This is a predicted structure of a 1551-nucleotide RNA (small-subunit ribosomal RNA) from an uncultured bacterium.
Model confidence (mean pLDDT): 83 of 100.
RNA sequence: AGAGUUUGAUCCUGGCUCAGGACGAACGCUGGCGGCGUGCCUAACACAUGCAUGUCGAACGAAGCAUUUGGAUCUGAUCUCUUCGGAGUGACGAACCUUAUGACUUAGUGGCGGACGGGUGAGUAACACGUGAGCAACCUGCCUCUCAGAGUGGAAUAACAGUUGGAAACGGCUGCUAAUACCGCAUAACGUCAUAGUACCGCAUGAUACCUUGACCAAAGAUUUAUCGCUGAGAGAUGGGCUCGCGUCCGAUUAGGUAGAUGGUGGGGUAACGGCCUACCAAGGCGACGAUCGGUAGCCGGUCUGAGAGGAUGAACGGCCACAUUGGGACUGAGACACGGCCCAGACUCCUACGGGAGGCAGCAGUGGGGAAUCUUCCGCAAUGAGCGCAAGCCUGACGGAGCAACGCCGCGUGAGUGAGGAAGUUCUUCGGAACGUAAAGCUCUGUUGUUCCUGACGAACUUCCCUUCUAUCAACAACGGAAGGGACUGACGGUAGGGAACGAGGAAGCCACGGCUAACUACGUGCCAGCAGCCGCGGUAAUACGUAGGUGGCAAGCGUUGUCCGGAAUUAUUGGGCGUAAAGCGCAUGUAGGCGGUAAUUUAAGUCUGUCGUGAAACUGCGGGGCUCAGCCCCGUAUGGCGAUGGAAACUGGGUUACUUGAGUGCAGGAGAGGAAAGGGGAACUCCCAGUGUAGCGGUGAAAUGCGUAGAUAUUAGGAGGAACACCAGCGGCGAAGGCGGCUUACUGGACGAUAACUGACGUUGAGGCUCGAAAGCGUGGGGAGCAAACAGGAUUAGAUACCCUGGUAGUCCACGCCGUAAACGAUGAAUACUAGGUGUUGGCAACCAAAGGUUGUCGGUGCCGCAGCAAACGCAAUAAGUAUUCCACCUGGGGAGUACGUUCGCAAGAAUGAAACUCAAAGGAAUUGACGGGGACCCGCACAAGCGGUGGAGCAUGUGGUUUAAUUCGAAGCAACGCGAAGAACCUUACCAAAUCUUGACAUCCUUCUGACAGUACUGAUAAACGGUAUUCUCUUCGGAGCAGGAGUGACAGGUGGUGCAUGGUUGUCGUCAGCUCGUGUCGUGAGAUGUUGGGUUAAGUCCCGCAACGAGCGCAACCCUUGUUCUUAGUAGCCAGCAGGUAAAGCUGGGCACUCUAGGAAGACUGCCGGAGACAAUCCGGAGGAAGGUGGGGAUGACGUCAAAUCAUCAUGCCCCUUAUGAUUUGGGCUACACACGUGCUACAAUGGCGUAAACAAAGGGAAGCAGAGCCGCGAGGCCGAGCAAAUCCCAAAAAUAACGUCUCAGUUCGGAUUGUAGUCUGCAACUCGACAACAUGAAGCUGGAAUCGCUAGUAAUCGCGAAUCAGAAUGUCGCGGUGAAUACGUUCCCGGGUCUUGUACACACCGCCCGUCACACCAUGGGAGUCGGUAACGCCCGAAGUACGUGACCUAACCGCAAGGAAGGAGCGUCCGAAGGCGGGACUGAUAACUGGGGUGAAGUCGUAACAAGGUAGCCGUAUCGGAAGGUGCGGCUGGAUCACCUCCUU
Repeated sequence: AGAGUUUGAUCCUGGCUCAGGACGAACGCUGGCGGCGUGCCUAACACAUGCAUGUCGAACGAAGCAUUUGGAUCUGAUCUCUUCGGAGUGACGAACCUUAUGACUUAGUGGCGGACGGGUGAGUAACACGUGAGCAACCUGCCUCUCAGAGUGGAAUAACAGUUGGAAACGGCUGCUAAUACCGCAUAACGUCAUAGUACCGCAUGAUACCUUGACCAAAGAUUUAUCGCUGAGAGAUGGGCUCGCGUCCGAUUAGGUAGAUGGUGGGGUAACGGCCUACCAAGGCGACGAUCGGUAGCCGGUCUGAGAGGAUGAACGGCCACAUUGGGACUGAGACACGGCCCAGACUCCUACGGGAGGCAGCAGUGGGGAAUCUUCCGCAAUGAGCGCAAGCCUGACGGAGCAACGCCGCGUGAGUGAGGAAGUUCUUCGGAACGUAAAGCUCUGUUGUUCCUGACGAACUUCCCUUCUAUCAACAACGGAAGGGACUGACGGUAGGGAACGAGGAAGCCACGGCUAACUACGUGCCAGCAGCCGCGGUAAUACGUAGGUGGCAAGCGUUGUCCGGAAUUAUUGGGCGUAAAGCGCAUGUAGGCGGUAAUUUAAGUCUGUCGUGAAACUGCGGGGCUCAGCCCCGUAUGGCGAUGGAAACUGGGUUACUUGAGUGCAGGAGAGGAAAGGGGAACUCCCAGUGUAGCGGUGAAAUGCGUAGAUAUUAGGAGGAACACCAGCGGCGAAGGCGGCUUACUGGACGAUAACUGACGUUGAGGCUCGAAAGCGUGGGGAGCAAACAGGAUUAGAUACCCUGGUAGUCCACGCCGUAAACGAUGAAUACUAGGUGUUGGCAACCAAAGGUUGUCGGUGCCGCAGCAAACGCAAUAAGUAUUCCACCUGGGGAGUACGUUCGCAAGAAUGAAACUCAAAGGAAUUGACGGGGACCCGCACAAGCGGUGGAGCAUGUGGUUUAAUUCGAAGCAACGCGAAGAACCUUACCAAAUCUUGACAUCCUUCUGACAGUACUGAUAAACGGUAUUCUCUUCGGAGCAGGAGUGACAGGUGGUGCAUGGUUGUCGUCAGCUCGUGUCGUGAGAUGUUGGGUUAAGUCCCGCAACGAGCGCAACCCUUGUUCUUAGUAGCCAGCAGGUAAAGCUGGGCACUCUAGGAAGACUGCCGGAGACAAUCCGGAGGAAGGUGGGGAUGACGUCAAAUCAUCAUGCCCCUUAUGAUUUGGGCUACACACGUGCUACAAUGGCGUAAACAAAGGGAAGCAGAGCCGCGAGGCCGAGCAAAUCCCAAAAAUAACGUCUCAGUUCGGAUUGUAGUCUGCAACUCGACAACAUGAAGCUGGAAUCGCUAGUAAUCGCGAAUCAGAAUGUCGCGGUGAAUACGUUCCCGGGUCUUGUACACACCGCCCGUCACACCAUGGGAGUCGGUAACGCCCGAAGUACGUGACCUAACCGCAAGGAAGGAGCGUCCGAAGGCGGGACUGAUAACUGGGGUGAAGUCGUAACAAGGUAGCCGUAUCGGAAGGUGCGGCUGGAUCACCUCCUU
C1' cells in the first nucleotide's frame, strides 16, 4: 500500500467481498512447562449452608470464674491424756458469710463505629457526568493549633428478682440499682439574638472590624497520676451541600408544550439559596439555535482502531453517580432517608399449636435456573489498610495468598553434531526414474525441561517486651511517661522461589490451507450425485475447487471457525465527494429569519496572535532511566493541544463613529416588442338551413365494407345562421420569472433596453419556513357547442384484434366564476458577482467618420453557430461554461421492494405533498469500442432477379429417405451443406442385424511349460443344416548336444469388440466461398477497449491499380508461376501418317520407301493494354481500332486466406477414457438389410409428326483388355452357344457410334404414341437366382394427351439433344465418373426476391434476432400492509379508597425530674382529627407489542398457460403528466419532450 467481482473487451460510477488489528469471548481438533494478568457480557432471576462489623471492663451496675482476708459451721486425719467408757488437739477438705485482687469471661446500660470498606449498573438524556468558575447563601464527628472552663444538685431506668401471657417471635405487671445515660441551678465570652454608633470594603443584595446596652446558652469522668477523656469559642485540615458557563445519543411519520407551571409580596421550612412549601396578586416563562414527547443509555480517566481527523467502546484498575426483593416513609446521627437498621404496603419463600411470626447474597464462597459461555462452600490476618481500644489486643470473604480454566500476554522446551547404501516403506512415473530425504537407522555429545534426593530464601518492620544512655515529674530515690541505640518475638504463601547431585534423548506437536484474491500440486474415488463456498464460483466420466492419500506452504502449544468493533471505505467526504447524460437543481418567482457582503479614515478589542500564572488526580500512552537471568510485568522521572485568570499587539473579521460613489435605486428625455387584461369590429374556411340547376352515384381504403343517396345525395349557384381558430408575413426572430404569448382597432397596465450623470449613499446578494403564479387532463355551477374527438357503436384486418385503418359519435375542447398543483414543468444544467484567445450571423438602441437611398468603425443589451486554453469517464462544454474563484440555497449516497405501506397535512373527488421497513440480488447503471442484427440508409457483385431455353412438381417405373411393419427389417448422414449420400455395385460371402447351433488363451499376435513330428492338402468315412470329428499318406538343418518350423495339450499375462463417447481427440471432409477479404511490425491518435494503415476520390473479376491522406512497410489470400486446350516453329518418326516415287489388292499404308502433312510427345515462340485514337485528373483505368490463331485473367482445370458451424466421421484408419471377457468376442446354417395403407427427394421413360417404325448410307473422341478382350466362321428369331485367329496393345479385340442426312410408311388416335404390369417357354453368371439377379423371344398393352400452388438448372461450343467408354464387378446401372457428335435463344437493366462485400446509422443483442424481453393467470415458499376483533405492556389523566409517616390542630385521658406548703402550674405524651400521601379500585382515552377468519399487493422458484408491450423506424417511433377503456402486456384522447430512425426542403457554419 491494495485486490476480486457488472462487459465480448474498455473507461467511469457504484455497491458487495477479501487481505490487517483487537476481544471479559464461545465452538471444533490438539495439548509439555513457568511467570504475569483475567474469568456470569444472559435472569437487577430465585436462593440451602457457612462466613463478610464490631469493639471498649481504663464509662456503669450486675453475674460468673480464679485467687485471697476474716468469721463461725461440718467432717474429722494426726498427736496427747486416758478410768479404755472417754476427754482434748484440731491438719487436709467441703459448703456458707465476708474482705480484697485479676493481662479472666460478658448478657445488659453507656460510648464510638455499623453513612467507610465490598457489590451491581436496574433506573437516569439529568447540573447525572466531564471541565472551569462561584457561595457576600452553607455544614463538617474523629484529627491539628489557640483561648477559656469543668462549681453544685436531682429524679429515674435496663440488667436483676418475683409474677404472668404466648407454640414461637416477643412481651406485660410489681419491686430494687449504677453511670462518661437523663434533668435542674450557678458561672459566661472573641458565642447567639436584639439595640445605638464608628471605620473600611464590595457592581449590588451586603460584608468585615471595633464598641454601647440588654437577654440567652456548657461540662463527665476514668486511671497504674503519667495521661486519656468532657464543655464553650476561634482558626486550620479533611469530607460534603448548593449555584452557574460550556460539552454530553437517535427520532419532526413527536410542533407546540406549561397551572407551582413564570415572576412578585407576606408567611413557613432548611445547615444553606430557591415555588423548596403555602396564601394572595400579575400574565408570564420554554420552543425551529428543536421545546414537549417517544426510543436507547450509568458518565469519565481511559480502551480498541486509524497516518491523522475521526469512528466504536466504557470488562478488569481509578474518580463520580445511582441502586440494594418492588414501592412509599421517616427516625437516629456530624454525616443516611441507611445493602448485612426501623415502619408501612405489594409479590414471593419459610415456620406455626392457625391465634400469629420470620426473611431479603447486585458482600465472599456456593446452589438451582437461564445461556454458546465465565472458577474453590480454600488458607491467613504474616504484610498493606479500615473500625474500636491508653494499650496488649480483638475484628476484617477489604486485603495478602493458594486452587480451577491455553481465556489472554510473555518466555522456555520437545534435542545438538555427524551420517548416502541416497536403506526399507509410501506416493508419483514417460517404467528410465523422481520425491519424502541427512530425514531415519548408526556413531559422538548436551542436560534447558523432566524424575529422585539434599539444601533453602527476600517479603519482618512497627507495636510490645528486655538492656543501656538521656530526660519530664519528684526535695530525692523508686516506679511510670518520653527520646535515642542495641537485642528478642512474629510468615498464610511454603519446605515455595532459588541452589546442588544423580539418571537418561529418555516423557513432551499439532492445527489449518494448497482454483484466483493468497504462500503452497499431484494421484485415486465420485459423476450437477455426494458435497464445497468469504467473493468470483467448482461438481453433468480425465475435478490442482468435493472426499482420501502422498507432497508442499503457513502458524505453532496452539491452530482454525463463528460473533462483535475499527480499518481498508475519499462508501456521509472538516481534513476529504458530488448533482448535463451514472443517484442527485425545488416547475417558477417574491420575500421573513439566518448566512455572506463595496471604498477611505478613526476608535474598540469580541474573534485572532503572543507572554506569564492556575488547573488539567493517580493509573494509562509517548520519551528517558531502573528492578525481576530476558520479555511480559513492576518502579522512578518527564511531557500533555482543553478550560480559567492576567499583561500586550491591532493587519484581517466583528462592534461604534465619520465620509465616499463604482454596487443598488431614483429622476429627465427616447425607441423596440405574439408581455398582461378588457371592449369592439373583420375576412377565408367549415357545418347546418332554405331555394335554383342537375342525375346516379357519392364517400372511403392497401383492397373493401359500414355510412349517405331516386323521399334527388355528391357537384354547382345564390341567400341565411352558428361556433371555433386566425393562412401568407414567420425568421434557432421578438416579449415574459416560469407556465406561456400570433388577424385588426381602442383605452388601461407591468417589465426590460439604450442615452444622460441631476439625486440617495451600500439601501446589496442568497434565501430554511411562508406566500403568489403555474401547460394539458380532470372536478363544481351556469352558458355555449361549428369542427375535432377519449368512451361507445358499426365495418374491415386478423388465429384472435377489447388495437393500428374506415364510417359515425358523447363527455371534453370554447366562455364566466371557483378548485386541482402536476408534466421529458428540459438547456434533463439553481441564483448572484468577477475574471479568462478569437471568428462569424441575427435582433434592439446609441455614438463617431466618410465620397451618404449607402457604407465603415466602435460600444451597450439580447439571441445562435464554430473554436483555443481549461475542464470532463467519455460524449461534450467552452464569455449565454459543464473553465477559474467567491457567497447562499435545494438535493444525492447500490439495484429491487417503492415514490409503495402506515401516519399526518391539503383537496369536492381524482389525487397531491411528506415518506419507511421486512425481505431479496451481486449487481443495477453512464459513456465509448469491436462485432452481430434491423420489416434503417447508400454503393457494388453473383444465373440473384429480369430476358430466354429446358426441366421438376401431375403419370409409370428406378433409386434413396421418412413412416409403418418385423424375430431382424444393422449402422451412420438431417435446411442450404441428409435423402442415385457412406454403398466404385446386399442372392451366399459382404454383414455389422435376427433365429438356431457351437467354441472359450479363443478366428488373429507375442511370451512360457510340456508332448508330438507333423500340419496343410488329397482320398475315404461318421451323425449332421454346416462348422466339427475319425482313418490313411507325409518335416528341414545339424558340430548329433540341439536348433528351426508346424501341430496338440496346459497355465496366465493377454487376445478380441463395426460396443459407448465425433461434446475427450488426431487425421480427413463439407460449408460460407474462389467470396475478397484476414492480419502484423514500427509510427501516430486515444486514459483505455481500440483506431489509423484497410477509410476517402476514381477504377477493377479482385484490399486490382492510381491519386490523396499520420502513416510507412510487410505477411496470408487475389493475380502469376503448374496441367490441359487453341496458333506457329523445331526435334524425333513406330505399332501413327502417305504428298511425291515404286509395287500391290475385290478393297485396304497392304509393301518398298519417306517423315512433307495429319498425328504422337519433348522443347521453344506467342499476348504485354505492347501500338493508335478518344474519355479520364497529364493517373490508374475504360471505350474504340489496327495487327494477330488468340485481346484485355483467351477457354477449362488444379489451387480454398484468417476463421464460422462443439458442422460430419470412434462404422476407412489411428486413439484417450469407460464398458463386455464361457461374451457386447469367435464360428456356422437359414433369414433379414429387397417388407408396404402412405409421404418426400433425385432420376429414367413418356405423353408424340422438329415424331414413331422400316430400309440402306456417313462421320468421333476417350478408354479397357490375361482367372482378360475376343475377331472371323458355324448354330439359335434372340439372349446366347460351339470353336478359338490375334493381342500384355498408337499393331489385335471390345467396337455397332447415335443423333444426322436419304427413301418409304404412319396422319392426330390413348394411336404403328407410350411402354408399365402379367403369362408362357428360355439364355447367362454363379455351390446356389424361392425369398432376391440381369438379359432375351412371343403374347399382354396400365397410367399418361405437357402437368395446381410452388420450384430447379443454364450466359457459348454453354443449355438442349445424341450416342460411346470406364471404375466397382462371378453376375447384376435409369446411378457415378469421363468422352466426343449436333448445337441454340436471351441479358433492357439492378426497382424487387435470395446470397455476399464495403461504408454509415440505431441497438436494452454478445450463446450475438433461432437474440433480448413485458404483464396477467396457475403452482410452491417467504417476509409484509389492511382486518371484525382478541390478549397484553407503558406512561399520563379524572374520580374513589387511603397504610406507614412528617407537620399542624386538638388532647375530657395519662405523666419521675422544674416551680409551688398545698391545690395546682409549666412541660410532655397516648388518643383523635386535617393536609399530603404508596399500593389498590373504577373510568374514558393515548402510544405500543403479539395474535386473527379473510384480504391486498410484493419477492423468489423450475420445465407451466395466454399473448408479444419494449430494445432496429421493434414492424402503429418511444416516453412523461392526466383522463378513460380493456384477460394481460396495453390501447385511445389532450398537451408536452427527443432521451426518435429515414427522406426531402430551409437556415446556419467550416473549407
About this RNA:
Rfam family: Bacterial small subunit ribosomal RNA.